Annotation: This is a predicted structure of a 411-nucleotide RNA (Bacterial RNase P class A) from Reyranella massiliensis 521. It was read from a public genome assembly, where an Rfam model found it. Model confidence (mean pLDDT): 77 of 100.

RNA sequence: UCAGACGGCUGGAUGGCUGCGCUGUCGCGGGCAACCGCGGCGGUGAGGAAAGUCCGGGCUCCACGGAGACACGGUGCCGGAUAACGUCCGGCGGGGGCGACCCCAGGGAAAGUGCCACAGAAAACAAACCGCCGGGUUGGCCCGCUUUCGGGCGGUAAACCAGCCAGGCAAGGGUGAAACGGUGGGGUAAGAGCCCACCGCGCGACCGGCAACGGAAGCGGCAGGGCAAACCCCACCGGGAGCAAGACCAAAUAGGGGUGACACGCCGGGCAACCGGCAGCGGUGUUUCCGCGUCGUCGCCCGGGUCGGUCGCGCGAGGCGUUCGGCAACGGACGUCCCAGAGGAAUGGCCAUCCAUCGUCCCGGCUUGCCGGGGUGAGGACAGAACCCGGCUUACAGGCCGUCUGACCCG
Numbered sequence: 001u002c003a004g005a006c007g008g009c010u011g012g013a014u015g016g017c018u019g020c021g022c023u024g025u026c027g028c029g030g031g032c033a034a035c036c037g038c039g040g041c042g043g044u045g046a047g048g049a050a051a052g053u054c055c056g057g058g059c060u061c062c063a064c065g066g067a068g069a070c071a072c073g074g075u076g077c078c079g080g081a082u083a084a085c086g087u088c089c090g091g092c093g094g095g096g097g098c099g100a101c102c103c104c105a106g107g108g109a110a111a112g113u114g115c116c117a118c119a120g121a122a123a124a125c126a127a128a129c130c131g132c133c134g135g136g137u138u139g140g141c142c143c144g145c146u147u148u149c150g151g152g153c154g155g156u157a158a159a160c161c162a163g164c165c166a167g168g169c170a171a172g173g174g175u176g177a178a179a180c181g182g183u184g185g186g187g188u189a190a191g192a193g194c195c196c197a198c199c200g201c202g203c204g205a206c207c208g209g210c211a212a213c214g215g216a217a218g219c220g221g222c223a224g225g226g227c228a229a230a231c232c233c234c235a236c237c238g239g240g241a242g243c244a245a246g247a248c249c250a251a252a253u254a255g256g257g258g259u260g261a262c263a264c265g266c267c268g269g270g271c272a273a274c275c276g277g278c279a280g281c282g283g284u285g286u287u288u289c290c291g292c293g294u295c296g297u298c299g300c301c302c303g304g305g306u307c308g309g310u311c312g313c314g315c316g317a318g319g320c321g322u323u324c325g326g327c328a329a330c331g332g333a334c335g336u337c338c339c340a341g342a343g344g345a346a347u348g349g350c351c352a353u354c355c356a357u358c359g360u361c362c363c364g365g366c367u368u369g370c371c372g373g374g375g376u377g378a379g380g381a382c383a384g385a386a387c388c389c390g391g392c393u394u395a396c397a398g399g400c401c402g403u404c405u406g407a408c409c410c411g
Base pairs, nucleotide, nucleotide: 001407002406003405004404005403006402007401008400009399010398012354013353014352015351016350017349018348020045021044022043023042024041025040026039027038028037029036030035047382051393052392054391055390056389057388058387059242060241061240062239072238073237074236075235076234077091078090079089080088081087092106093104094103095102096101107233108232112231113230114227115226116225129173130172131169132168133167135165136164137163138162139161140160142155143154144153145152146151181199182198183197184196185195186194200222201220202219203218206215207214208213246311247310248309249308256302257301258300259299260298261297262296263294264293265278266277267276268275269274280292281291282290283289318337319336320335321334322333323332324331325330355380357378358377359376360375361374362373363372364371365370366369
């Protein structure tokens, strides 16, 4: 200098005018009330992802005596961190890269079931298409006799060729993503872990490590193809619904409960209040005695709920700094700060100056397509809190910083 790997930060700045939400305070107003509104002044007002709503928790209500079993869902190497997690940190194993480094749902295929397209003999009890091998048999070949020269009859089985029969083999060919260890030698009729050497593989005393796992004497001729993001088995975790959760305050009208006054059955008397008698219901059947009744009217009280209003709602697993422990995730201590809380939903608009970046013009320089200076125009990504927190995932113009790797050059 070029090409890369990893980690972190930033996400335009300043000022003016004007508007909006929340809040403190002062004043005014509305409402029966709960409470609310308006104005002045002051303070304050988006993110690293506020997003997707995927995972974990807080909080709230509902359900639930404890424990277990079954079903369903989730997680899945080991150790640690954490309130918890499917997250994070440190390791292990496998894979990729020259390397920095990156990727992996990474338990069990020796409990059982199932699947393995096409091709191929065969996709896992096994099996044999071409091929290789010896045996049997028939024919040819070969020999003899004969012939009308086409052939016929008989013999022979050493070798060679072909067909057939019953076997042996899995070396070679061929198929496939994958074919029941590989290479070489011995061996054999041909072959084969049949035997041997090396490689691979399995078991593995023992050693190291908390563990995953690593190393490994020795033993074993090789067993157990792959798939569990197929069922399944094993271990662990999981009650449900969600801030429209839920809690509180609280009209008018209607309805419910309590209570007081008034009115109210039939007959007789009385102007009427009322009196007498009879009838109904309840208190044990009867009697006596006592009490009561009502789709009624009015008043008062109580409780539920509706309209409406308020809370939940931001002091929190909180931010920042220092320090201690830890490789780290993270934890402890001390100091310091208060940092949006709306609710159909504010955080906006305009202007000026500057900055990153881009275009264009002029001037200068040279290594001729770059650098420096000046003018001018454009101009800042993804995106928008809605109960809160920890993660994950996804989106993101441009800029800055640090550590490391490879190649080349110079000293």